[in-house]
Context: one part of a larger RNA
């Protein structure tokens, strides 16, 4: 900017792109065939390997915004009980979210047409013969079928609702995040749970601090699963999304 008015949802699918992968048991069946020794086709089930997506319940991994231990040193005046540096100072653990080595899904079935190959009917050429006329079976491949983008597919599709004068709708602005480099997207903006605080869960950690008792003391018990406590899940207008500004339509009739 076009898609003969301007929109808001929801499509349709020309076209494109991806994905096609390989075992191993077990049944039929110790059948069939074979003197035996061996050992099927045809269908069925089962279970893996690779590679793919998706997710994070489980199993780990990271989690320098969460706990808890300690070591040396400095500082809060000293005790105590804290903070500050030392790779996050070392060490154990860890939500969330992100991951794989965890988990679950798929690789197809089917159908068309077909290739080698096999055929059926059938002359040329009284016979024969799959082919010449006509028919039919046949692959992990072929064209659908599964996944994904897709109407600038300029032949620019469809479908339902809105709007008739600055409306309908959309931006700018703001508070985020299921999105992200920035834009975008998508979720709200008071008729609101967008966010942060605040409550309650959960979930981590591992029994705070005082104070009490026990011991000369390092200590160690009792209050006490206690204190703290992030990204979770809800609640609840305390705070912030205020207030306003812009842009938007007729070929036709």
């Nucleotide at each position: 900017c076009g898609c003969g008015g301007g929109a808001u949802u929801c499509u349709u699918g020309a076209g494109a792109g991806g994905a096609g992968c390989c075992g191993u048991c077990c049944c039929c069946a110790u059948u069939a065939c074979g003197a035996g020794a061996g050992g099927a086709c045809c269908g069925g089930g089962a279970u893996g390997g690779g590679c793919a997506g998706a997710c994070c319940u489980c199993u780990g991994g990271u989690g320098u915004a969460c706990c808890a231990g300690u070591u040396g040193u400095c500082c809060c005046g000293c005790c105590a009980g804290g903070g500050g540096c030392a790779u996050c100072g070392c060490u154990g653990g860890g939500u969330a979210g992100c991951u794989a080595u965890g988990u679950c899904u798929g690789u197809a079935a089917c159908c068309g047409a077909u290739a080698a190959g096999c055929g059926c009917u059938g002359a040329a050429a009284g016979c024969a013969u799959c082919u010449a006329a006509g028919c039919g079976c046949g692959a992990a491949g072929c064209g659908g079928g599964c996944c994904u983008c897709a109407a600038g597919a300029u032949a620019a599709g469809g479908a339902a609702u809105c709007c008739u004068u600055u409306c309908a709708g959309g931006c700018c602005c703001c508070a985020g995040u299921u999105a992200g480099a920035c834009u975008a997207a998508c979720u709200g903006g008071u008729u609101g749970a967008u966010a942060g605080a605040c409550c309650g869960g959960g979930a981590g950690u591992g029994u705070a601090a005082g104070g009490c008792c026990c011991g000369c003391g390092a200590g160690g018990g009792c209050u006490u699963g206690a204190g703290c406590u992030a990204a979770c899940c809800g609640g609840c207008a305390c705070u912030a999304a205020u207030a306003g500004g812009c842009c938007g339509a007729a070929a036709g009739c």
The part of an RNA shown here (large-subunit ribosomal RNA, domain VI) has 253 nucleotides and comes from a Pseudomonadota bacterium. The coordinates come from a structure-prediction model, not an experiment, and the mean pLDDT is 89. The RNAcentral record of the full RNA draws on ENA.